[in-house]
Molecule: transfer RNA
Organism: bacterium
């Protein structure tokens, strides 16, 4: 500098042929359970789906830019 690819909950990731409340796992917080812890069981909290703009009644999904993080080519 070009050309792919990722970015979605504290971590890992699903969902990317447009509408079903934005979800699954672990973790966290609670109660049960246990002499106590863990593990098991019940429930809750936690995301403006990297930012920013467009399209369309409607985007995590399409298009644009820009940001970071990888691989490759020069």
């Nucleotide at each position: 500098g070009c050309g792919c690819c990722u970015g979605u909950a504290g971590u890992u990731c699903a969902g990317c042929g447009g509408a079903u409340c934005a979800g699954a796992a672990u973790g966290c917080c609670u109660g049960c359970c246990u002499u106590c812890g863990g593990a098991g069981c019940a429930g809750g909290a936690g995301g403006u789906c990297g930012g920013g703009g467009g399209u369309u009644c409607g985007a995590a999904u399409c298009c644009c830019u820009c940001c970071a993080g990888g691989c490759g080519c020069a």